Context: one part of a larger RNA
RNA sequence: UGACGAGGGCCCACACAAGCGACGGAGCAUGUGGUUUAAUUCGAUGCAAAGCGAAGAACCUUACCAGGGCUUGACAUGCCGUGAAUCAUCUUGAAAGAAAGGGGUGCCCUCGGGAACGCGGACACAGGUGGUGCAUGGCUGUCGUUAGCUCGUGCCGUAAGGUUUUGGGUUAAUUCUCGCAACGAGCGCAACCCUCGUGUUUAGUUGCCACUAUGAGUUUGGAACCCUGGACAGACCGCCGGUGUUAAGCCGGAGGAAGGAGAGGAUGAGGCCAAGUCAUCAUGCUGCUUAUGCCCUGGGCGACACACGUGCUACAAUGGGCGGGACAAAGGGUCGCGAUCUCGCGAGGGUGAGCUAACUCCAAAAACCUGUCCUCAGUUCGGAUUGCAGGCUGCAACUCACCUGCAUGAAGCAGAAAUCGCUAGUAAUCGCUGGUCAGCCAUACGGCGGUGAAUCCGUUCCCGGGCCUUGUACA
Numbered sequence: 001u002g003a004c005g006a007g008g009g010c011c012c013a014c015a016c017a018a019g020c021g022a023c024g025g026a027g028c029a030u031g032u033g034g035u036u037u038a039a040u041u042c043g044a045u046g047c048a049a050a051g052c053g054a055a056g057a058a059c060c061u062u063a064c065c066a067g068g069g070c071u072u073g074a075c076a077u078g079c080c081g082u083g084a085a086u087c088a089u090c091u092u093g094a095a096a097g098a099a100a101g102g103g104g105u106g107c108c109c110u111c112g113g114g115a116a117c118g119c120g121g122a123c124a125c126a127g128g129u130g131g132u133g134c135a136u137g138g139c140u141g142u143c144g145u146u147a148g149c150u151c152g153u154g155c156c157g158u159a160a161g162g163u164u165u166u167g168g169g170u171u172a173a174u175u176c177u178c179g180c181a182a183c184g185a186g187c188g189c190a191a192c193c194c195u196c197g198u199g200u201u202u203a204g205u206u207g208c209c210a211c212u213a214u215g216a217g218u219u220u221g222g223a224a225c226c227c228u229g230g231a232c233a234g235a236c237c238g239c240c241g242g243u244g245u246u247a248a249g250c251c252g253g254a255g256g257a258a259g260g261a262g263a264g265g266a267u268g269a270g271g272c273c274a275a276g277u278c279a280u281c282a283u284g285c286u287g288c289u290u291a292u293g294c295c296c297u298g299g300g301c302g303a304c305a306c307a308c309g310u311g312c313u314a315c316a317a318u319g320g321g322c323g324g325g326a327c328a329a330a331g332g333g334u335c336g337c338g339a340u341c342u343c344g345c346g347a348g349g350g351u352g353a354g355c356u357a358a359c360u361c362c363a364a365a366a367a368c369c370u371g372u373c374c375u376c377a378g379u380u381c382g383g384a385u386u387g388c389a390g391g392c393u394g395c396a397a398c399u400c401a402c403c404u405g406c407a408u409g410a411a412g413c414a415g416a417a418a419u420c421g422c423u424a425g426u427a428a429u430c431g432c433u434g435g436u437c438a439g440c441c442a443u444a445c446g447g448c449g450g451u452g453a454a455u456c457c458g459u460u461c462c463c464g465g466g467c468c469u470u471g472u473a474c475a
Stems, first nucleotide, its partner, number of pairs: 001475002003472003007469006015459002019422004026313008034304002042053002064299007073125001077124002079121005087102001089100001091098002107114002127288001130286003136282002138277003141273001143271001148187006154163003167178003193265004198233007208222003236259001239253005302441001315415001319374007331362003336355002341350003381412001386407006428451007
C1' cells in the first nucleotide's frame, strides 16, 4: 500500500421490510448431469453453466458411429501430357463411384500456341471442427452504469509511498460547493445521439376530409382535423416563498403537455476472476499425412431406473361451452403474401384478382361486452396418453416433423423445507408479429400493443456494493 475481520462510523441498491405474482407438488416441452450405447459429436459448470453456442439436428447441417470407397486428394499455386467444355444414352452399385460407347468444336491468335474447363501423371504441397484459451490476438461475461481510476508539477517521507482524492455540507454521481500544501489536468459521471410525451410551421400521396351514387368502385374538390416526413419551440430550480453559510443545494407553490435527471434506450473508466471462447475468425508451438485428411449410404446427436434448471398447460364458477357484437400497435411479403368463388366437418384442395406495398395480402386481434347452458362434481374442470382415418412440406416423415377429424380421457382439488421476479402504464393478465425456415418438434428468443393493480412505516436484520477509520502473526 492492499486484502481480510460475527471491528467501528456514514451511505446506497426490489438488499430486507410492506405488497402482488410465481417456482418447489402434477402432466408435458426443453436444456443439463448421470446411466446406457457402435455412436449417443464438441464446448459452457456457484452468482456470471443448464429454452446457453443452436435466429430452427428427418437427408444436408454434422463435427460422432458402422459399412462401402479415395490417396496430389472436396479446395489453392506451380510443372508435363491429353482432350475444348457443356450435352444425352446404357451396364453395375445402397450411394459415392466404376465401365462402355454416341454426338460435338466454340473464343483469342504472330498458326508456334494461348485463355477457360475436363481427364491422367510425378513432386513441392494441400487438408484437419486434432491438442494446448495455462503460449496468444480479437470478441465476450462479471463486479457494475457501481463512482471510481490515474497523470504533471509542487510539498512531506531515508524509502516503499503519502498529499491532491482527506474534512463540513450536498448529489443519482470524485455531482457541486466551502475549507485545506497543494495547484491543475486526463479517463470515467453528466451533456451531446435515438425513441416516446406538448405546441408551432412546412409538405399533402398511396394517407385524411367532403360531394355524387350506393352493392362496390372510378371521378371531382379541400388542406380545417387525424396521420406521416422535415424544421423549430419547450424544462433551466427559470419565477415566488421557506430553509441553508450570503454557497452548493433541499422543501413547498404558481404557470405548464411535461418539474426538479420528464420516461425508456444506446453508451460499460482503470482493473479482478491464468473467468469464457484454438468449434466464428486469426494465430505460435505440437502431434496426424493410403489418415486424426476426403466422398457416400444408413444410423446417432431424439436412448431412459433416476437427479437438477428454465418454461408451457392446469387444478376451475372472477370459470368452461355455444351464439352475436366492438376496439390495436408493430412487423413481413415476388423462388413471396395470396383476396374472391368453390369442394371438404376440418387440416387443406381447385381457381387465381390485387400487390415490388401509407394503395394489396398475411389479418381473425384476444382478453372485453351481451344472450344462453353448466351449479361445485375429478365435473360440460383438466387435457396427458393411446387407437383409427386423413392433410401438407419434402427424393424421403419407420427410427424422427407439423397439422386435422372421430374416439380415449391419465395425473392434478393451490403444492413441505427452501427459493425467485417486480416500485407504474410497472407487476399481473390478454392476444398480435418477426427472424431462423422446404417443413418443423417455438410452450423458445426478439419486438408490439390491449386491460391494468397493491405496497414502500422504515434501514434493526440477510445479501451485494461505495467512502472514512481501526486491528492483523496475511500478500